[in-house]
RNA sequence: GGAGUGGGCUCUGGAGAAUCUCCGAAAAGGAGUGCCGAAGGUGCAAGGAAACAUGCUUUUAUGCAUGCCGAAUCUCUCAGGCAAAAGGACAGAGUAUUAGGA
Numbered sequence: 001g002g003a004g005u006g007g008g009c010u011c012u013g014g015a016g017a018a019u020c021u022c023c024g025a026a027a028a029g030g031a032g033u034g035c036c037g038a039a040g041g042u043g044c045a046a047g048g049a050a051a052c053a054u055g056c057u058u059u060u061a062u063g064c065a066u067g068c069c070g071a072a073u074c075u076c077u078c079a080g081g082c083a084a085a086a087g088g089a090c091a092g093a094g095u096a097u098u099a100g101g102a
Base pairs, nucleotide, nucleotide: 005099006098008095009094010093011092012091013090018033020032021031022030023029034082035081036080040078041076043074047069048068052067053066054065055064056063057061
């Protein structure tokens, strides 16, 4: 010096599943049954680490296994959702600044 990149903000697009039953003025709220996965969250493979601990082997070697790290649109369905609205992973466009920085 400042590109790409990550995050923030704005706009646009954006799926799935009962407008179920009862109480209720109510599509709010509560109870029940059935369902969805794309806010968030849980779990894991290949592989990595070989420092430490535990167990096995009787090869005493970091040999094997476990504990550690380890992805998702997978998984679970905790949370959230199942008319519209809102929300919505993700994608595109724009934008000032920030993280770090070719």
Molecule: Glycine riboswitch aptamer
Organism: [Clostridium] aminophilum